[in-house]
Context: one part of a larger RNA
RNA sequence: GAUUGAACGCUGGCGGCAGGCCUAACACAUGCAAGUCGAGCGCGAAAGCCUUCGGGUGAGUAGAGCGGCGGACGGGUGAGUAACACGUGGGAAUCUACCUGGUAGAGGGGGACAACUCGGGGAAACUCGAGCUAAUACCGCAUACGCCCCAAGGGGGAAAGCGGGGGAUCUUCGGACCUCGCGCUAUCAGAAGAGCCCGCGUCGGAUUAGCUAGUUGGUGGGGUAAAGGCCUACCAAGGCGACGAUCCGUAGCUGGUCUGAGAGGAUGAUCAGUCACACGGGAACUGAGACACGGUCCCGACUCCUACGGGGGGCAGCAGUGAGGAAUAUUGCACAAUGGACGAAAGUCUGAUGCAGCAACGCCGCGUGGAGGAUGACGGCCCUUGGGUUGUAAACUCCUUUUUUCAGGGAAGAGAGAGGACGGUACCUGAAGAAUAAGUCACGGCUAACUACGUGCCAGCAGCCGCGGUAAUACGUAGGUGGCGAGCGUUAUCC
Numbered sequence: 001g002a003u004u005g006a007a008c009g010c011u012g013g014c015g016g017c018a019g020g021c022c023u024a025a026c027a028c029a030u031g032c033a034a035g036u037c038g039a040g041c042g043c044g045a046a047a048g049c050c051u052u053c054g055g056g057u058g059a060g061u062a063g064a065g066c067g068g069c070g071g072a073c074g075g076g077u078g079a080g081u082a083a084c085a086c087g088u089g090g091g092a093a094u095c096u097a098c099c100u101g102g103u104a105g106a107g108g109g110g111g112a113c114a115a116c117u118c119g120g121g122g123a124a125a126c127u128c129g130a131g132c133u134a135a136u137a138c139c140g141c142a143u144a145c146g147c148c149c150c151a152a153g154g155g156g157g158a159a160a161g162c163g164g165g166g167g168a169u170c171u172u173c174g175g176a177c178c179u180c181g182c183g184c185u186a187u188c189a190g191a192a193g194a195g196c197c198c199g200c201g202u203c204g205g206a207u208u209a210g211c212u213a214g215u216u217g218g219u220g221g222g223g224u225a226a227a228g229g230c231c232u233a234c235c236a237a238g239g240c241g242a243c244g245a246u247c248c249g250u251a252g253c254u255g256g257u258c259u260g261a262g263a264g265g266a267u268g269a270u271c272a273g274u275c276a277c278a279c280g281g282g283a284a285c286u287g288a289g290a291c292a293c294g295g296u297c298c299c300g301a302c303u304c305c306u307a308c309g310g311g312g313g314g315c316a317g318c319a320g321u322g323a324g325g326a327a328u329a330u331u332g333c334a335c336a337a338u339g340g341a342c343g344a345a346a347g348u349c350u351g352a353u354g355c356a357g358c359a360a361c362g363c364c365g366c367g368u369g370g371a372g373g374a375u376g377a378c379g380g381c382c383c384u385u386g387g388g389u390u391g392u393a394a395a396c397u398c399c400u401u402u403u404u405u406c407a408g409g410g411a412a413g414a415g416a417g418a419g420g421a422c423g424g425u426a427c428c429u430g431a432a433g434a435a436u437a438a439g440u441c442a443c444g445g446c447u448a449a450c451u452a453c454g455u456g457c458c459a460g461c462a463g464c465c466g467c468g469g470u471a472a473u474a475c476g477u478a479g480g481u482g483g484c485g486a487g488c489g490u491u492a493u494c495c
Base pairs, nucleotide, nucleotide: 001495004492006491007490008489009488010487013366014365015364016363017362020358021324026322027321028320030319031318032317035069036068037067040066041065043063048057049056050055076277077276078275085202086201087200088199089198090197091196094194095193096192099190100189101188102187103186104185105184107141109139110138116131117130118129119128120127121126147156148155149154161182162181163180164179165178166177169176170175203249204248205247210240211239212238215237216236217235218234219233220232221231222230252274253273254272255271256267257266258265259264279300280299281298282297283296302313303312304311305310330356332355333354334353338352339350340349341348342347369399370398371397372396379390380389381388382387404432405431406430407429408428409427413422439484440483441482442481443480444465445464446463450479451478452477453476454475460467461466
């Protein structure tokens, strides 16, 4: 000099853009953050209103349940991890819901379980028994181009319907049937995604020198979507290491960021890619995908409820609280846009996201007035008492209106239509009036800027050299001056 997710002191007018718990991966009150589909299915209220007191309507609405898809994305954090975790370049033994393209099919049957009804247990959480029932839920049968197994010929395996429209025909008057759309089954390919393997690269310590028994390899078997000691039985005795194994410490990695002429050094907030984690530890289930943040089970710590028998919980989601700390914001608005889930759609949900709020935390822009004005006024300070300086500075005259306040108008962002949180915002027009707006640090040298008084090795200053013991340009105050300016200075950090 440059830098910052900064903090502290003094000060503080406006706007745009960006960023804002770096510490306790500490504990969390409360609300919200993942639902959706009636065009898969069977059920199905109540309040209210009307009433002839039977009922009707509300309404096949709300709602729970079965079923499907989604909850593996999106959002958070950086604890762990020195590792195929990441980066980069390759590889073969794999899977892939939704989406796209192709091929073939979608025939005929069956039995249940919720909801519901009845009964029982419990304070609750919830739970047990009996009975009824539907389906795109479940299970056989048939069929099998392609698919799988075995390789001669054989063997194995599938499905589901729903909605719109309709001329004839049939009809149990529901429909069948035809057609279109959505969906279903099998399989081949694509796209995108995921799992696995390898070369190279990736911090410090040798005051860590030896490490290793599923260890290294083989065979048989098992397991996985898939190669493999991944697992197991047996056999062999291997494998790694000063080109640093093992051990210890530290740490998520990268694109990047800061600095620097570069080489390099430092760093990894925000944004983007990726990994890991979800109270601590362990486990699997479901599923195309998890060993699953707002799923399940077990152990543990903590915490809450309890009728003491037993139960509930997990903010490293968004706000917010306590604690810690030098230190980091609102329990806001909206789904209008972008994107996501579901749905044929209308739409519903979305603390993703879009916005607003707070704080000079940063960068950038603007303003705090402009021109004239000497009797060089008053006051202050200095003085050799003549004067000098503050100083065109003020007063005063003439202007301007960014900002400010008030009034009026008022968007784009929204696409074929409707739909705007932001927002009566930005912006435009008009009115008023210099009106509402300057500080901070320094002045011995480095280093731009000097005098007076006070103090008297005291009080104090200080980045280094050093100042202060009676004329201190170095302490304190004042006047003056210099620097920067809505900031200035200090501390910390890195180059």
Molecule: small-subunit ribosomal RNA, 5' domain
Organism: uncultured bacterium